[in-house]
Context: one part of a larger RNA
RNA sequence: UUGGGUGUAAAGGGUGCGUAGACGGGUGUCUAAGUUGGUUGUGAAAUCCCUCGGCUCAACUGAGGAACUGCAACCAAAACUGGAUAUCUUGAGUGUCGGAGAGGAAAGUGGAAUUCCUAGUGUAGCGGUGAAAUGCGUAGAUAUUAGGAGGAACACCAGUGGCGAAGGCGACUUUCUGGACGAUAACUGACGUUGAGGCACGAAAGUGUGGGGAGCAAACAGGAUUAGAUACCCUGGUAGUCCACACUGUAAACGAUGGAUACUAGGUGUAGGGUGUUUAAGCACCCUGUGCCGCCGCAAACGCAUUAAGUAUCCCACCUGGGGAGUACGACCGCAAGGUUGAAACUC
Repeated sequence: UUGGGUGUAAAGGGUGCGUAGACGGGUGUCUAAGUUGGUUGUGAAAUCCCUCGGCUCAACUGAGGAACUGCAACCAAAACUGGAUAUCUUGAGUGUCGGAGAGGAAAGUGGAAUUCCUAGUGUAGCGGUGAAAUGCGUAGAUAUUAGGAGGAACACCAGUGGCGAAGGCGACUUUCUGGACGAUAACUGACGUUGAGGCACGAAAGUGUGGGGAGCAAACAGGAUUAGAUACCCUGGUAGUCCACACUGUAAACGAUGGAUACUAGGUGUAGGGUGUUUAAGCACCCUGUGCCGCCGCAAACGCAUUAAGUAUCCCACCUGGGGAGUACGACCGCAAGGUUGAAACUC
């Protein structure tokens, strides 16, 4: 490479948008590039294969045939693929009506709690632990009452509930704004799917500049523990955590499961919307999401099972024994930390 694979054995890109490309709905007509059939020419000889000969046989060799699966031109066919054109509505999109939501951005507001400050009451302890000590306190702490300051986070509601492409999103109000869903069937008429490169987004930590700093807390200091204790426990405590702008671009970025479409028993919860019905605290059904259980089938097993890991098609990404190694070198990116791409020798 041909293959075979990718939930857990190696292997799904962190996620989206989208370029090239690949693939793509129904009907009619035309075309004839692919496709199919035929004819002609060519496809040197030798070689290979078949038949018959010549050296006593064979190797070797002579003759004939077949073959050279290819290429070109021409004639024909029109099912399929492609191209052109006309048309259709079920794929896709738009419109109208409707409700749901921690979807995003900005501004403002609120209460509880921690800490600090001021004042009052009050007196000898407080705090902390397995037990202690460091620490705080007669310069009046802890406790308690009143007032004030400031920062961060939003108890209950809260739910295998909701929303978002993923990361993620949770007090309240207002403004701006994205998407999905249900009903309808008015409009467009295949406008679709996927997507190498590319672009954008992307937790935490980290970086730059300027703010902010209540609590928590890497580093650090002290007290314990211990044989030691550069730890676990305790008392403190700086970066950081917060905000603005810019960078970084990685995670067990996980459902360890790429996206799209169609098909394939059921049962039972739950969220949003709708239809029908003696208007019922309902019941039955439909669509969309989210869970559990469970046939067929699949699977090495575990398990998956209409939210597939089943049955199929299309497109992308990735894997090919362990270590060396996500290392070295080079290139690109980054202020740096580092990231992306990514070997080999050697060894088992």
Background: Small-subunit ribosomal RNA, central domain from an uncultured bacterium, 348 nucleotides, folded computationally. Its mean pLDDT, the model's own confidence on a scale to 100, is 88. Its Rfam family is "Bacterial small subunit ribosomal RNA".